[in-house]
This record gives sequence, C1' cells and structure tokens, in this order.
RNA sequence: CCAGAGGGCCGGGCGGCCGCGUCAUGUGUCGAACAUGCCGAGGAAAGUCCGGGCUCCACGGAACAACGGUGCCGGGUAACGCCCGGCGGGGGCAACCCCAGGGAAAGUGCCACAGAGAGAAGACGGCGACCGUUUCGACGACGCCACGGUGAAAGGGUGCGGCAAGAGCGCACCGCGCCUCCGGCAACGGCAGGCGGCAUGGUAAACCCCACCGGGAGCAAAACCGAAUAGGGGCGGCACAGGGGCGUGUUCCCGCCCGUCGCCCGGGUUGGUUGCUGGAGCCGGCGAGCAAUCGUCGGCCAAGAGGAAUGGUCGCCUAUCCCCGUUCGCGGGGUGGACAGAACCCGGCUUACAGGCCCUCUGGCGUU
RNA sequence: GCCUGAGUAGCUCAGUGGUAGAGCAGACGACUGAAAAUCGUCGUGUCGGUGGUUCGACUCCGCCCUCGGGCACCA
Repeated sequence: CCAGAGGGCCGGGCGGCCGCGUCAUGUGUCGAACAUGCCGAGGAAAGUCCGGGCUCCACGGAACAACGGUGCCGGGUAACGCCCGGCGGGGGCAACCCCAGGGAAAGUGCCACAGAGAGAAGACGGCGACCGUUUCGACGACGCCACGGUGAAAGGGUGCGGCAAGAGCGCACCGCGCCUCCGGCAACGGCAGGCGGCAUGGUAAACCCCACCGGGAGCAAAACCGAAUAGGGGCGGCACAGGGGCGUGUUCCCGCCCGUCGCCCGGGUUGGUUGCUGGAGCCGGCGAGCAAUCGUCGGCCAAGAGGAAUGGUCGCCUAUCCCCGUUCGCGGGGUGGACAGAACCCGGCUUACAGGCCCUCUGGCGUU
Repeated sequence: GCCUGAGUAGCUCAGUGGUAGAGCAGACGACUGAAAAUCGUCGUGUCGGUGGUUCGACUCCGCCCUCGGGCACCA
C1' cells in the first nucleotide's frame, strides 16, 4: 500500500435573533393575556418478539395431568428465549464466522417421483460351480450383492486372503459402539487398555419421550373526588353460611323472594387528582474476575403532557463532498444531507440508518 | 398506547409436507337470422416478502411488510 476480520463510539459544536411546550414566580378583577426563569427526544424513542417491576383479578398448600415455552456444559443476572467463557460440528489460507446444538438401540408415523428393492430391503442389467432341459445358441431353478443403473438417501471404507461367483466370510489399518482407566467442576477429550464383525438410514422447526420453567390481564391496569342519568328490563352463575320477609303458633328441614357477581339492552359523562418518573438510574476512580458482571468510593438529577411541544433563521468553527485557483504549504466559493420521533418504567433481542472517527488482528505485495 | 385477526387466479374461497384447485368473471368455438341462456375448450398465480428446517415448504419455524377488528368512565 492492497484485500479482509473483530470490537467500541459519534449521529455536528458554539453564539445571536424569532418561535413552540410543561412547570415555577410575578403583573393582572376570576379568567384571558403578558413578563421573567428552569428544563425540553433516540441509538434505535420503532417492531411489540422475549424477560421483569408496578397495579388489579383469581387462588388454603403441595403433587400430578393438560396446555404453552425452553433445550450441549459452566458462569452472570431481579429475570430471560439475553450476555460471557468453554465443548462439539461445519466454513475460511488466516484473523475469524455460523449452528432451534437433548433423545432416532422407548414407541408410532412419513420417506412423493424414479428405481428390482425405501427399512431388520432387494436380482433389472450383471457374475457363477453343481442340478434339470437342450435344436449346443442357450433356457430354467438356485446362489451372490463385487460392478452398473435409480434416487436426497441403497445396511461401514481401503487393501490382502478366501470363494464356483461373491460377501466382515477371515485378517490388518481406519471408522463405529460398549466397558475400564487417565485429564477436566462439566459438556467433552485421549496415538491408553479390553471387548464386539458392525446389529439399530433420515426426519423430533412430525407425534412423542426426558429435564427445567410458566396463574390471568394489562397504566385505556388501578385508586379517589366531582357532574349527569331511569339505579329500569332480560339472560346466566354463585351462595343459600349469617340476617330479614312469606308459606298456620313454636323448633328442625325444605321452597320462594330480598342478596351477590358477570354479560346484554336501555340511560348518563367525555371533567379533575393520584398512579408519573430518584431508578435493577447516569458519570468517573479504585478493586475482584479471561470475560459477561460484581463490590466500593466520589459526583450528578436529566421531558413527564393534554392527541401531546422539542422548530426556523443568521454568523463563526469544524468533518465530508463538489467547483475554481495554486508557489502543492494552501486560498476562495458552495453543500450540512440518514433512519426516525417520548406517552407507566426498566433489562434484552430484532429491524431501519447518509456520513464519519478510534482500537486490535489476519493474509498478500514492496522497502529497510 | 395496549390487545387481537387475516394475506392463495381479476373477485369470493378450498387446499395442513410430495407437480396448487373450485365457483363467478374472461377469451375462443358450437347452437341462432342475431343476441341471451346452454354446451364444449382454454389461459390465469414470484401462494404478501425474506431467511431457515427438510431430499422436498402454500403447509413447519424466525424476521419484516400490508390490511382489518376491539378498548375509557358512571348508575
């Protein structure tokens, strides 16, 4: 210098003028209006895909079942389907990247078309001694799965032996499975030892099995105040425990009604306050840890809003790009562009994004 | 803001792992003097988009896009 990999960050800055919104204070006769002051969008505020806080509803506790979710191991966390570190598999020369990554020897289902055969399979071509027939070409029966062919997939691979031809049929090596030993917390690993000729193809983002997790709804949750209306009708559930009434006076039992909850029809309102933002909060230092993260010390307070404001313009600086000039140091002019926009609050994930900055690493080329 | 449903031919809808169909509409032909009705034939899809699982995806899973529906309080 070229090509590439990983991570972090920014998303223009300052000032003047004009304007918008909440709040506070003041002027003002309540009000309207005005003045001053403080504060005023994001890295995703988005999608609402996960996990929590908070609120209400339901619920005596536990277990099981059903339903839904998660799924290598260890750690982090309030929690997670998130993050970190490992393991295994795959890709790349490498830095590094990707994996919904438990179980297919618990069981069931499926594997279209093609193909002889698709699951403890199979003879279409092919190979072959014996046997039968023979017109001596071969045919039939039987054996075989090495080769061809089909397919996404055809029941380990290579070599030697063996055989009529073949075949784990036998052997060696590789692979596979099981047991033991060693290393590791574990997943797992081992050119360690032994056993087994090898028996069980794929699919669980098909049913299923195993382990673990999960009550439901959501700030339009919910609470209070106020205004207004017809507390009227229908359907269904619960309780008939306590209380009241009626059913012949009393007791017990029973029935009905009053009760209570939900939905629908009908009626009324479109007000105020709380919830509401000081929090698993932000910034910095130190310490623990490979890291995620945690501990501790110091500092800071940063929209709270009703359909809902956060903008415009000018100047300077400065990054980029374009044009002109150039003595190659630079000078002049122009350009400020992306995705988007709080509405109870957090932790993540995902998606969108003009342009730019920084750090680390890999491969190649060149020079020293 | 929150919850929820649906995208398949021009329209309305089937299809739940194995080459995507039905009705209506459309085109052509027959019948008719001509038309309607009827009969026959035919075409029509990036299955909303994009990744993944699988030998194979409209179908199973993730993400995105578009369209629709519902909700407050009082008695």

This is a predicted complex of two RNAs, RNase P RNA and transfer RNA, with 443 nucleotides together.
It holds a member of the Rfam family "Bacterial RNase P class A". Rfam classes the family as a ribozyme. Rfam links the family to the GO terms dimeric ribonuclease P complex, tRNA processing and ribonuclease P activity.